A computed fold for a 348-nucleotide part of an RNA from an uncultured bacterium, annotated as small-subunit ribosomal RNA, central domain. The full RNA is in RNAcentral, with records from Greengenes. The coordinates come from a structure-prediction model, not an experiment, and the mean pLDDT is 89.
[in-house]
Context: one part of a larger RNA
RNA sequence: CUGGGUGUAAAGGGUGCGCAGGCGGGUUUGCAAGUCAGGUGUGAAAUGUAUGGGCUCAACCCAUGAACUGCACUUGAAACUGUAGAUCUUGAGUGAGGUAGAGGCAAGCGGAAUUCCUGGUGUAGCGGUGAAAUGCACAGAGAUCAGGAGGAACAUCGGUGGCGAAGGCGGCUUGCUGGGCCUUUACUGACGCUGAGGCACGAAAGCGUGGGGAGCAAACAGGAUUAGAUACCCUGGUAGUCCACGCCGUAAACGAUGAUGACUAGGUGUGGGGGAGUUGAAUCUUCCGUGCCGCAGUUAACACAAUAAGUCAUCCACCUGGGGAGUACGGCCGCAAGGUUGAAACUC
Numbered sequence: 001c002u003g004g005g006u007g008u009a010a011a012g013g014g015u016g017c018g019c020a021g022g023c024g025g026g027u028u029u030g031c032a033a034g035u036c037a038g039g040u041g042u043g044a045a046a047u048g049u050a051u052g053g054g055c056u057c058a059a060c061c062c063a064u065g066a067a068c069u070g071c072a073c074u075u076g077a078a079a080c081u082g083u084a085g086a087u088c089u090u091g092a093g094u095g096a097g098g099u100a101g102a103g104g105c106a107a108g109c110g111g112a113a114u115u116c117c118u119g120g121u122g123u124a125g126c127g128g129u130g131a132a133a134u135g136c137a138c139a140g141a142g143a144u145c146a147g148g149a150g151g152a153a154c155a156u157c158g159g160u161g162g163c164g165a166a167g168g169c170g171g172c173u174u175g176c177u178g179g180g181c182c183u184u185u186a187c188u189g190a191c192g193c194u195g196a197g198g199c200a201c202g203a204a205a206g207c208g209u210g211g212g213g214a215g216c217a218a219a220c221a222g223g224a225u226u227a228g229a230u231a232c233c234c235u236g237g238u239a240g241u242c243c244a245c246g247c248c249g250u251a252a253a254c255g256a257u258g259a260u261g262a263c264u265a266g267g268u269g270u271g272g273g274g275g276a277g278u279u280g281a282a283u284c285u286u287c288c289g290u291g292c293c294g295c296a297g298u299u300a301a302c303a304c305a306a307u308a309a310g311u312c313a314u315c316c317a318c319c320u321g322g323g324g325a326g327u328a329c330g331g332c333c334g335c336a337a338g339g340u341u342g343a344a345a346c347u348c
Base pairs, nucleotide, nucleotide: 003320004319005318006317007302008301012316014201015200016199017198021194022193023192025088026087027086028085029084030083031082033081034080035077036076037075038074039073040072041071042070049065050064051063052062053061054060091191092188093187094186095184096183097182098181099180103177104176105175106174107173108172109171110154115149116148117147118146119145120144121143125136126135162169163168206247207246208245209244210243211242215241216240220236221235222234223233258315259314260313261312262311263310266293267292268291269290270289271288272287273286274285275284276283297304298303321348322347323346330341331340332339333338
């Protein structure tokens, strides 16, 4: 390189948008670049090959043929690809009418609970554990009642429920705003798919500046446990967790399963619509989503099985024995932490 692969053995990019590129629906006409057929020229000789021959054989040598699968020119063909034109509607999109939703951003509001503060009642314990101790408490704790402050999170509803490209999203109200689905078939008429680079988004932790700080809690301190205990348990407790703006760009970023389209037995649950039906239901049917079970088929097995890991097509990404190593060096990015790209010697 080819081949073979990528759920779990090595291997799907964290996700989207999208330039180039690759690929691309039905009918029809022209052209003839690709493609196919014929012809002409060329494709040196030697080598190689087939047949025959010459040295006693062979190596070696000689003759002849085929071949040299190519290239150029030329004459044609027009199915396919391409290209130019015309046309179509089923792909894609738009309009109209509906509809569900923790989709996003901003502002405001609410109650429960924890903590703290003030005051009342009240007295000796509270707290914590396997058992304890550190800790808190007669300067009045804990308990209980009333009032106040402040921050964070939103019990029940809540559901293999919903929404979002992914990360993710959950009290209520309002404003702004993105997408989906269904019905209709009015409009455009292939406008599509994928997408190296690129751009954007991207949990948690971490970083910068300024706020905020109730609870929790790395670090840290003390008490226990223990042979020791730099832990597990307990009492405290600072960064942080929260907000604004700016960075970081990584995760078991997982369905460990790239995107799009087509096709291939069924059964059952559930979310959102439409149609038939009904007084209302039931029931039947259809589209979109989301689960479970299961046949064929696939699979090393486990399992997957119309939400495929089945049967196909297009495009991208990635793998090629283990360790060394996601390391070194260099480049790029970053305030840093570090990220990204990414070897070799050596060794088994």